[in-house]
This is a predicted structure of a 73-nucleotide RNA (transfer RNA) from Candidatus Colwellbacteria bacterium RBG_13_48_8. RNAcentral holds the sequence, with entries from ENA. The prediction has a mean pLDDT of 80. Its Rfam family is "tRNA". It is annotated as a transfer RNA. The organism belongs to Candidatus Colwelliibacteriota, within Bacteria.
RNA sequence: GCCGUCCUAGCUCAAUCGGCAGAGCAACGGUUUUGUAAACCGUAGGUUCCGGGUUCGAGUCCCGGGGACGGCU
Numbered sequence: 001g002c003c004g005u006c007c008u009a010g011c012u013c014a015a016u017c018g019g020c021a022g023a024g025c026a027a028c029g030g031u032u033u034u035g036u037a038a039a040c041c042g043u044a045g046g047u048u049c050c051g052g053g054u055u056c057g058a059g060u061c062c063c064g065g066g067g068a069c070g071g072c073u
Stems, first nucleotide, its partner, number of pairs: 001072007010025004019056001027043005049065005
């Protein structure tokens, strides 16, 4: 330099053919316990890497940029 895959909550990951952004763990509050842990119930947490475009509507499609990983030379 070229090619491919990926970037979504604090972490690991979902999200069908473009149609209300979710789960588990973690955090916080509560129930229970002499107390802690476990268990159970609940709450909060998002500029979907950045900038444009298409569309009634974009995490998803298109263009440019950034980053991570792998391959080729």